[in-house]
Context: one part of a larger RNA
RNA sequence: CGUAGGAUAUUUGAGAGGAGCUGUCCUUAGUACGAGAGGACCGGGAUGGACGGACCGCUGGUGUAUCUGUUGUCUUACCAAAGGCAUAGCAGAGUAGCCAAGUUUGGAAGGGAUAAACGCUGAAGGCAUCUAAGCGUGAAGCCCCCCACAAGAUAAGAUAUCCCAUCCGUAAGGAGGAAGACCCCUUGUAGGCGACAAGGUAGAUAGGUUGGAGGUGUAAGCACGGCAACGUGUUCAGCUGACCAAUACUAAUGGUCGAGGG
Numbered sequence: 001c002g003u004a005g006g007a008u009a010u011u012u013g014a015g016a017g018g019a020g021c022u023g024u025c026c027u028u029a030g031u032a033c034g035a036g037a038g039g040a041c042c043g044g045g046a047u048g049g050a051c052g053g054a055c056c057g058c059u060g061g062u063g064u065a066u067c068u069g070u071u072g073u074c075u076u077a078c079c080a081a082a083g084g085c086a087u088a089g090c091a092g093a094g095u096a097g098c099c100a101a102g103u104u105u106g107g108a109a110g111g112g113a114u115a116a117a118c119g120c121u122g123a124a125g126g127c128a129u130c131u132a133a134g135c136g137u138g139a140a141g142c143c144c145c146c147c148a149c150a151a152g153a154u155a156a157g158a159u160a161u162c163c164c165a166u167c168c169g170u171a172a173g174g175a176g177g178a179a180g181a182c183c184c185c186u187u188g189u190a191g192g193c194g195a196c197a198a199g200g201u202a203g204a205u206a207g208g209u210u211g212g213a214g215g216u217g218u219a220a221g222c223a224c225g226g227c228a229a230c231g232u233g234u235u236c237a238g239c240u241g242a243c244c245a246a247u248a249c250u251a252a253u254g255g256u257c258g259a260g261g262g
Stems, first nucleotide, its partner, number of pairs: 001152001005163007015149001017147002021049007033038001051106005059100004066093005071086006110144003117137004164261001166175003180257004184200005205251003208247005214240003221234005
């Protein structure tokens, strides 16, 4: 820009893409078959491998603004307590998120038309013949079925709902402006940017605060014990990024576009 008014939702599916794998064991059955040795088709069940999808309750990895221990040195005048730097200084743990080695799930079943092949009926050619007319069976393959995309499918589809028929002008056109949408702003379940999604005071969108979960592991100060290093008590304390809630304290200011119907 188009889809013959303007919108918001929900859809149909032309088309195109994905998937399509396979082992072992049990049973049927030591049956059919076979002198024996051996040993099935068909059918039923169980459990794996590799590959793909999703997820983070479990097992774990990571987790550079979480907690703790600790070395050297500098600083906060000093003690104590802290902070900076040294690969995150080193070391031990670890929330969310992301992830696999973790969990869960998929291939199936079914239908249609067929290939090779196997048939029925059957002439040419009194017989025979699956073929010449006609009719069947038949594959991990083909078309459906399953999964996601999809009306720019210009043949531009469908359904539901919302907004209306204003004003100026001879007309062209312009104005205001409905439903609705956007810019802008607060953001994340989204993300390279657009986009998408949640919100913008009639508000829990983010931050803060409060409470909690989870993590770390018993803070500082003081008291007591010890010559001291240190220990014990107060104290499962103190601290705590992303997690779960509550709470308008802070920030979501302010603007624009948008129909009149071939």

The prediction has a mean pLDDT of 89. This is a predicted structure of a 262-nucleotide part of an RNA (large-subunit ribosomal RNA, domain VI) from Candidatus Brachybacter algidus. Rfam family: Bacterial large subunit ribosomal RNA. Taxonomically the source falls in Candidatus Brachybacter (Bacteria, Saprospiria, Saprospirales, Saprospiraceae). The full RNA is in RNAcentral, with records from ENA.